This is a predicted structure of a 538-nucleotide part of an RNA (large-subunit ribosomal RNA, domain I) from an uncultured Bacteroidales bacterium.
Its Rfam family is "Bacterial large subunit ribosomal RNA". Gene Ontology terms of the family: structural constituent of ribosome and ribosome.
Context: one part of a larger RNA
RNA sequence: GGCGCACGGGGGAUGCCUGUGGCUCUCGGAGGCGAGGAAGGACGUGACAAGCUGCGAAAAGCCGCGGGGAGGCGCAAAUGGCCAUGGAUCCGCGGGUGUCCGAAUGGGGGAACCCGCCCGGCUGAAGGCCGGGCACCGUCCGGAAGGGCGGGGCGAACGCCGCGAACCGAAACAUCCAAGUAGCGGCAGGAGAAGAGAACAAGAGUGAUUCCGCGAGUAGUGGCGAGCGAAAGCGGAGGAGCCCAAACCGUCGGGGUUGCGGCCCGGGCGGGGUAGUAGGGCCGCCAUAGCGAGGCGGGAGCGGUAGCCGAAGCGCCUGGAAAGGCGCGCCGCAGGGGGUGAAAGUCCCGUAGGCGGAACCGCGAGCGUUUCAGGCGGGACCCUGAGUAGGGCGGGGCCGGAGGAACCCCGUCUGAAGCAGCCGGCACCAUCCGGCAAGGCUAAAUACUCCCGAGAGACCGAUAGAGGAGAGUACCGUGAGGGAAAGGUGAAAAGCACCCCGGGAGGGGGGUGAAAGAGGACCUGAAACCGUGCGCCU
Numbered sequence: 001g002g003c004g005c006a007c008g009g010g011g012g013a014u015g016c017c018u019g020u021g022g023c024u025c026u027c028g029g030a031g032g033c034g035a036g037g038a039a040g041g042a043c044g045u046g047a048c049a050a051g052c053u054g055c056g057a058a059a060a061g062c063c064g065c066g067g068g069g070a071g072g073c074g075c076a077a078a079u080g081g082c083c084a085u086g087g088a089u090c091c092g093c094g095g096g097u098g099u100c101c102g103a104a105u106g107g108g109g110g111a112a113c114c115c116g117c118c119c120g121g122c123u124g125a126a127g128g129c130c131g132g133g134c135a136c137c138g139u140c141c142g143g144a145a146g147g148g149c150g151g152g153g154c155g156a157a158c159g160c161c162g163c164g165a166a167c168c169g170a171a172a173c174a175u176c177c178a179a180g181u182a183g184c185g186g187c188a189g190g191a192g193a194a195g196a197g198a199a200c201a202a203g204a205g206u207g208a209u210u211c212c213g214c215g216a217g218u219a220g221u222g223g224c225g226a227g228c229g230a231a232a233g234c235g236g237a238g239g240a241g242c243c244c245a246a247a248c249c250g251u252c253g254g255g256g257u258u259g260c261g262g263c264c265c266g267g268g269c270g271g272g273g274u275a276g277u278a279g280g281g282c283c284g285c286c287a288u289a290g291c292g293a294g295g296c297g298g299g300a301g302c303g304g305u306a307g308c309c310g311a312a313g314c315g316c317c318u319g320g321a322a323a324g325g326c327g328c329g330c331c332g333c334a335g336g337g338g339g340u341g342a343a344a345g346u347c348c349c350g351u352a353g354g355c356g357g358a359a360c361c362g363c364g365a366g367c368g369u370u371u372c373a374g375g376c377g378g379g380a381c382c383c384u385g386a387g388u389a390g391g392g393c394g395g396g397g398c399c400g401g402a403g404g405a406a407c408c409c410c411g412u413c414u415g416a417a418g419c420a421g422c423c424g425g426c427a428c429c430a431u432c433c434g435g436c437a438a439g440g441c442u443a444a445a446u447a448c449u450c451c452c453g454a455g456a457g458a459c460c461g462a463u464a465g466a467g468g469a470g471a472g473u474a475c476c477g478u479g480a481g482g483g484a485a486a487g488g489u490g491a492a493a494a495g496c497a498c499c500c501c502g503g504g505a506g507g508g509g510g511g512u513g514a515a516a517g518a519g520g521a522c523c524u525g526a527a528a529c530c531g532u533g534c535g536c537c538u
Stems, first nucleotide, its partner, number of pairs: 001537009015523001016488002021460002023457007030449002032154002040101003043056003047079001051075002062095006071083003106115003116134007136151006158189001159187005169176001173223001199206002210237005220228002241441003244385001248271005254265004276419001278384004282378005292372006301363005307355003313328005329346002331335001337349003390414008400426001421436005475482002495522001498509004
């Protein structure tokens, strides 16, 4: 020095665990907060107070109402001092206070700071302090001055609209694809969008929209490459239909003209009216009220935000400890679950079941009030959405890449008919069929989950599961931003009084404990690595 064995040190794998943790779902709730100052912060606030939590100069808190019933002064020990059956702490609801910054809004500003004006108060004239007000935009009223109402900002995903890539694929690449994706912007709601036929269909019919299954990877499209990719129809979910503009009538203003009688133009409001087997106005005739539907009010009651009641077990044995074993019982609309010194239906919290309510929130019946709501005939006249439809050119959207290319949208240049009218049915024409554009609204079925409650898992178990078993912390970066590691004594601190060695660290006794080889660097405690002893070899 090597190998082996044993015993240690070291290290923190493995096993077990999970009071807090995470992941993925299900059901229910909620789907917003904000000038009444949000989200998020700064600074304060405790007897002593660094951090977290709570709170705001009334500052771990103030008031009221309700619950609850013996302890309490947060995490978090100790000291000092207090509070509480005259009901505290705690829990729920409502209210008060709420510095400064932040949309930030009197003006400024390098956020949490600086400087004003007006009115009022304290005072002591100046000054100072305290309270209230003073931003901008839109809209309504108003002649104006001004006033009322609204907006602004934040928010995880979901929605609609506007702008809109590239990598990648095509085994290169340009049309094409990726993809109208990512990203950016605007706006809205608990959903949003769409939606009541100028639709589809095909000689038969359907009857708004949306979503799901099929149709179907079909028809198509495509450097006919890569790829992209419908619709009708059928089956389901859901189910709802409406209102204007105009003709005409009334009323109140305005303008032009006048021979003053009127005529013409235009506007506000009310009535009327809403259709495609055309409908309406207009004229004539009949009817005129009940049912129904919607809005608003109202609150019986129901649910939520604290809670309350809630059955039934003892003995012996082992053990540190009984819930284990043995024996004999009991309850069960409760033998889900958690805890208790180990493994408990019957010990504790609970569970099944039942009960409760001042206040606030949601839903909400009867009831009240209000609004809406006709038929027949006539066919002369009037109305039925215009710089619109359509066309040319240039783009875009559809399954359709300009193609024979319909349909829809936009830019530009043009530009109708007007009910004896107009549009569509994939160039175009005819027949036939369907529909009525150029105004608007509309629940449900659908999408999502920052958040609250309840529950589930052939989900994880500390290098896993969220980045995080509390951390967006420490730390890094000028900044945008990046971003860790780190769980476990014991049933209970009973966390080793006292003695000895040592400067201390530490150790030896002793004591606690079931265990200290559980001693806080604490369950188990593998390997590398480092020692000590013994054996063998060199």
The sequence was found in a public genome assembly.